[in-house]
Molecule: Glycine riboswitch aptamer
Organism: Chromatiales bacterium
Formats: sequence, structure tokens, C1' cells
RNA sequence: UUGACUCUGGAGAGACUUCGCAUCGACGAGGCACCGAAGGGGCUCAAGCUCUCAGGUGAAAGGACAGAGGGGC
Repeated sequence: UUGACUCUGGAGAGACUUCGCAUCGACGAGGCACCGAAGGGGCUCAAGCUCUCAGGUGAAAGGACAGAGGGGC
């Protein structure tokens, strides 16, 4: 100085509502509201801002980013 890898931390926003069912489920589809930190689009020299297509709105999972480990040069 740094690609991959491993570990740790890691936010926001309805446990909303309607319907469906051999299965009653942390289920599926729809409706309205909402979020910004994977991905994608736009603006910008950049920092950053923005859209919300996709994604998400209890936990888990995911998660930008940060730290550590261990490597390469």
C1' cells in the first nucleotide's frame, strides 16, 4: 500500500389493512402509508445530494460502512 478471504460491530421505516386456503402459516396476493445503507438511475470535478425501479418496514436474514485477523506486493 492492497484484491480476495475470515471474524466482530452495523441504521431507517405499519406485529397496518382487505381477500384467499385440504394446509390458518413469522403463508400467498392486493391496497394505502412509509424507509434509505446492497444493486440500479439522475445531478456533481469531488465530497455529497437525489429518485425509489428493484429491495425493505417485529425477530432472523440481508446490509453500505467501520474495526480486527491473516495474506500478496